Source information
This is a predicted complex of two RNAs, RNase P RNA and transfer RNA, with 431 nucleotides together. The coordinates come from a structure-prediction model, not an experiment, and the mean pLDDT is 77. Rfam match: Bacterial RNase P class A. Rfam classes the family as a ribozyme.

[in-house]
RNA sequence: UUCGGCGGCCGGAGGGCCGCUCCGCAGAAAUGCGGGGAGGAACUUCCGAACUCCAAGGGCAGGACGCUCGCCGAAAGGCGAGGCCUUCGGGGCCAUAACCCCGCGGGACGGACAGCGCAACAGAAAACAUACCGCCGCCGCAAGGCGGCAAGGGUGAAAAGGUGCGGCAAGAGCGCACCGCGCGGGCGGCGACGCCCGCGGCAUUGCAAGCCCCGUCCGGAGCAAGACCAAAGCAGCGCAUGGGUCGCCCGCCCGCCCGCCGCAAGGCGGGCAGCGCAAAGUAGGUCGCCUAGACUAAUGGCCCUCUCCCCGGUUAAAACCCGGGCAGACAGAAUUCGGGGUACAGGCCGCCGUCAUUU
RNA sequence: GCCGGCGUAGCUCAACGGUAGAGCAACUGUUUUGUAAACAGUAGGUUGGAGGUUCGAUUCCUCUCGCCGGCU
Repeated sequence: UUCGGCGGCCGGAGGGCCGCUCCGCAGAAAUGCGGGGAGGAACUUCCGAACUCCAAGGGCAGGACGCUCGCCGAAAGGCGAGGCCUUCGGGGCCAUAACCCCGCGGGACGGACAGCGCAACAGAAAACAUACCGCCGCCGCAAGGCGGCAAGGGUGAAAAGGUGCGGCAAGAGCGCACCGCGCGGGCGGCGACGCCCGCGGCAUUGCAAGCCCCGUCCGGAGCAAGACCAAAGCAGCGCAUGGGUCGCCCGCCCGCCCGCCGCAAGGCGGGCAGCGCAAAGUAGGUCGCCUAGACUAAUGGCCCUCUCCCCGGUUAAAACCCGGGCAGACAGAAUUCGGGGUACAGGCCGCCGUCAUUU
Repeated sequence: GCCGGCGUAGCUCAACGGUAGAGCAACUGUUUUGUAAACAGUAGGUUGGAGGUUCGAUUCCUCUCGCCGGCU
């Protein structure tokens, strides 16, 4: 000094004009005056709470979390230190396998002898197993057959500890040494765990972000929760119903009024009891709802100045200066908080990598 | 606002964690005077995207994008 990655902070300032919305005051109203008016993520709705209602005798089911210690926190979650595992690089090691040590990173890191399940293809064999090539022994003229082995080759993501020596017909933890693994004991550490000693030849691999087991925690729903006020209409209730018959209703008889037919007598049809109160729930409204705050949802537009930044000129190159552009990203509250995750023009700071130059 | 579900070929849908398939559509050929139908064949996939678990992911887990539905 170029370009990137990660983390943290900022993510315009001042003024004018015209609007929008909420509140207060004034006014009969129109309106006027004063004051408040988006974010670090308001996004996502992935967790946890406050708050509200329902449920509450216990269990099952289901869900979340999961190395250790400490700190912050109501909880979720976060931070710090440590342990263990691991990709890669380097070393022990001249070479190989296993193993060990160091370093930059990564780890959703309880349990695989509680049980079940899965491991395609290839391969002899994929988890109470097995022999294609091969090696060795015996038989056979040979082709081949019978038996032993699991070292070597081959397959696979993974092949049942690794290396060396001994041993053997050939081999093999078959025996031994070292390394690893398991079990037991001792010591150190608050602990995860580590170190040492002894024992065991080691036939039980991987997956639990498969079922599951263990430990801790969780009752359910969510502001469209819920609370209050409450129209019209309805149920219901009260006072009542021309007289008689009658427990009630219908019916029948009598009386009164009206209409039609008829000269009339009469006949037919209709009527003679309504008025008041008014549930629960709904429509609707208010609260829940806020020093931003609505219920179609306000927070906007234009202009000036200044910076930040970009482009061009000037210059050997920059700075200064001159001219031009000019706030330009992600995004927008709807009960409220605490986190996680994701997006983000430009600027500043820190760490890491990288390009170029110089030493 | 709160909650639930789904993204696979051009379309509609399948697929125990083990080579992603089917029907329709498309294309080529046969048949026909020609077309359709029929028959034979062919091509077509970042399984919405990114990361992780695993030997191996459409499937399991996390984040993200888009779509659909329910609740007054």